[in-house]
Context: one part of a larger RNA
């Protein structure tokens, strides 16, 4: 390379846009480079093969054929593929009327609890644990009313419910915006699929500057256990967690399952939205999500199973014994932290 492969055995890029590229629906007609089908020239000898002869066989010589699976050119053939030009509506996308929704920015509000703060009643304890104890209280704590502050986060509703490409996203209103299904079938006419490079998002942590800081807390400090306790428990506690900006660029970023398209038995829920029936709030049917079960068929098994891990076709990415090591080196990227591309001695 070839081949076999990625749900757990090594192996799907964290996700999307999107460039070159590679692959593409239905019909006509041209063309004829691929493609096929004759013929011509070439394809050096020696090698190889296949029948021969020579050395006593053989090895080896040595004749005579085939082959040299390629190239060049003529001449035809159009089915399939390319090109050109035309048509077409089923992929694709437009318009129309509807519809759900924690998609997204941005500013507004609201109540509940927590902590502080004053003030009042009010007195000896709180607190906190398996038991404590460090702590907090007579300078008046914990409980308890009333007031007032600040920050965060949004109980009930809520649901293998919805939204979103993925990270992800939940009080309530308001603006602005993206996206998606259903119906209609006017409308364009193949515009599509994927996607090396690239470009943009991307959870937590963690940087940078400036604000903020209420409850929780890495670090720390104390008390406790304990043989010891650098913990697991407790009492405090700072960075962080929150806001805006700018980085980072990783995750068990999973359905450990790339994307797209079509084909393959069914039952039962549930989301949105539609038609039909009547009996008017129920059946039934179709789309499109999101579940649970199960046949074919697949799999090393466990399971998948029309939301496939079945059967196909197109495209990308990725594996190729463990360890060394996702490291070192050097390349690019970061402010660092570090990412990222990415080996080899050497050992089993």
């Nucleotide at each position: 390379c070839u081949g076999g492969g990625c749900g757990u055995a090594a192996a799907g890029c964290g996700c999307a846009c999107g460039u070159a590229g590679g692959c593409g629906g239905a019909u006509g007609u041209g063309u004829c480079a691929g493609u096929c089908a004759g013929g011509g020239g070439u394809g050096a000898a020696a090698u190889c093969c296949c029948g021969g002869a020579g050395c006593u066989c053989a090895a080896c010589u040595u004749c005579g054929g085939a082959a040299c699976u390629g190239c060049c050119u003529c001449u035809g053939a159009u089915a399939c593929a390319g090109c050109a030009c035309g048509u077409c509506u089923u992929g694709a996308g437009u318009c129309c009327g509807g519809a759900a929704g924690a998609g997204g920015u941005g500013g507004g509000u609201g109540g509940a609890a927590u902590u502080c703060c004053u003030a009042g009643u009010g007195u000896a304890g709180a607190g906190g644990u398996g038991a404590a104890a460090u702590u907090c209280g007579u300078a008046g704590a914990u409980a308890u009313u009333a007031g007032g502050a600040a920050g965060a986060a949004c109980a009930c509703c809520a649901g293998u419910g919805g939204c979103g490409a993925a990270g992800g996203c939940g009080g309530c209103c308001c603006a602005c915006u993206g996206g998606u299904c259903c119906g209609g079938u006017a409308c364009u006419g193949a515009c599509g699929c994927u996607g090396a490079g690239g470009u943009g998002c991307g959870a937590a942590a963690g940087c940078g500057u400036g604000g903020g800081g209420a409850g929780c807390a890495a670090a720390c400090a104390g008390g406790a256990u304990u043989a010891g306790a650098u913990a697991c428990c407790c009492u405090g506690g700072u960075a962080g967690u929150c806001c805006a900006c700018g980085c980072c660029g990783u995750a068990a970023a999973c359905g450990a399952u790339g994307g797209a398209u079509g084909c393959u038995a069914g039952c039962c829920g549930u989301c949105a939205g539609c038609a039909a029936g009547c009996a008017u709030g129920c059946u039934u049917g179709c789309u499109g999500g999101u579940g649970g079960c199960g046949c074919a068929g697949c799999u090393a098994a466990c399971g998948c199973a029309u939301u496939a891990a079945g059967c196909a076709u197109c495209c990308c990415g990725c594996c190729u014994g463990g360890g060394g090591a996702g490291u070192a080196c050097g390349g690019c990227c970061g402010c660092a932290a570090g990412g990222u591309u990415a080996a080899a001695a050497c050992u089993c």
Source information: The part of an RNA shown here (small-subunit ribosomal RNA, central domain) has 348 nucleotides and comes from an uncultured bacterium. It matches the Rfam family "Bacterial small subunit ribosomal RNA". The prediction has a mean pLDDT of 89.